[in-house]
RNA sequence: GUUCCUGUAGCGCAACGGAUAGCGCGUUGGACUUCUAAUCCAAAAAUCGUGGGUCCGAAUCCCGCCUGGUAUA
Numbered sequence: 001g002u003u004c005c006u007g008u009a010g011c012g013c014a015a016c017g018g019a020u021a022g023c024g025c026g027u028u029g030g031a032c033u034u035c036u037a038a039u040c041c042a043a044a045a046a047u048c049g050u051g052g053g054u055c056c057g058a059a060u061c062c063c064g065c066c067u068g069g070u071a072u073a
Base pairs, nucleotide, nucleotide: 001072002071004069005068007066010025011024012023013022018056027043028042029041030040031039049065050064051063052062053061
């Protein structure tokens, strides 16, 4: 250089083009406990890598760029 993939909450991952973006772990607060752990209840945390386009409507489809990786030379 070329090819294919990846990027979504602190971490790991979901999400037929129909919108309040979910799940697990973790974090915070509370309950329980002599205390801790475990358990239970609740809460916070994402402008979905970025800039455009298509569409009534985009995390999702298309194009460029960026990040990380695979294969090849």
This is a predicted structure of a 73-nucleotide RNA (transfer RNA) from Trichonephila inaurata madagascariensis. Its mean pLDDT, the model's own confidence on a scale to 100, is 81. Its Rfam family is "tRNA". Gene Ontology term of the family: triplet codon-amino acid adaptor activity. It is annotated as a transfer RNA.